[in-house]
Molecule: Guanidine-I riboswitch aptamer
Organism: Hansschlegelia beijingensis
RNA sequence: UGAGUUGGCGGCUAGGGUUCCGCGUCUGAUCCAGACGGCUGGUCCGAGAGCUGCCGCCUUGCCGGGAGACAUCCGGCAGGGACACGGCGGGGCAAAAUCCCGGGAGAC
Numbered sequence: 001u002g003a004g005u006u007g008g009c010g011g012c013u014a015g016g017g018u019u020c021c022g023c024g025u026c027u028g029a030u031c032c033a034g035a036c037g038g039c040u041g042g043u044c045c046g047a048g049a050g051c052u053g054c055c056g057c058c059u060u061g062c063c064g065g066g067a068g069a070c071a072u073c074c075g076g077c078a079g080g081g082a083c084a085c086g087g088c089g090g091g092g093c094a095a096a097a098u099c100c101c102g103g104g105a106g107a108c
Base pairs, nucleotide, nucleotide: 007055008054009053010052011051012050015045016044020042021041022039023037024036025035026034027033028032057081058080059079060078061077062076063075064074065073083103085106089101090100091099
């Protein structure tokens, strides 16, 4: 200095807070309403370096097609496809986060 499955979407999980629901406390004497509390919960947010499915990409084999031995191209089927330490700060729906900036800065 350069390369890479550094492409996409869904379902979830670790994790996260508090809009809404529920719960608790208090107040208005009950119903109900309001204030406060994240509180084992439901909704909600949620991973590049977590799990999983699908599509895409690369690749191997076999089969089929123009068409005939090979190659090329097109289609189908069955396989295979690596690594990944990481701030501060900022953003953000109510808020927070292993979310987003970000496989960024930096380190190796």